SAM riboswitch aptamer (S box leader) from Lysinibacillus composti, 100 nucleotides, folded computationally.
The organism belongs to Lysinibacillus, within Bacteria.
The RNAcentral record of the sequence draws on Rfam.
The prediction has a mean pLDDT of 84.
Its Rfam family is "SAM riboswitch aptamer (S box leader)". About the family: The SAM riboswitch is found upstream of a number of genes which code for proteins involved in methionine or cysteine biosynthesis in Gram-positive bacteria.
RNA sequence: UUCUUAUCAAGAGAAGUUGAGGGACUGGCCCGAUGAAGCUUCAGCAACCAACUAGUAUGUAAGGUGCUAAAUCCAGUAGGCGUAGGCCUAAAGAUGAGAA
Numbered sequence: 001u002u003c004u005u006a007u008c009a010a011g012a013g014a015a016g017u018u019g020a021g022g023g024a025c026u027g028g029c030c031c032g033a034u035g036a037a038g039c040u041u042c043a044g045c046a047a048c049c050a051a052c053u054a055g056u057a058u059g060u061a062a063g064g065u066g067c068u069a070a071a072u073c074c075a076g077u078a079g080g081c082g083u084a085g086g087c088c089u090a091a092a093g094a095u096g097a098g099a100a
Base pairs, nucleotide, nucleotide: 001100002099003098004097005096006095007094008093013042014041015040016039017038021031022030023029025076026075027074028073043068044067045066048064049063051060052059072092077090078089079088080087081086
């Protein structure tokens, strides 16, 4: 990188450093000098894998990931439903696990 599969309306941030961007992409709408992104430290959430316990995890949280503004922030592309506002499914994206 590609394929398969599960989940995605819940949950959880401080300090230091630095200094203008960030929210995947496009449009919108937001966040940001009352400090963005990055990096470091510490903390937290969750329970996918692993582990442990248990009469089968719905339990635990010391390991491997992940995550800690807004539904995956909303829409987009395809299909379906509805007079309409809109709704549903898939695609796309993210993360885990497995495979090539």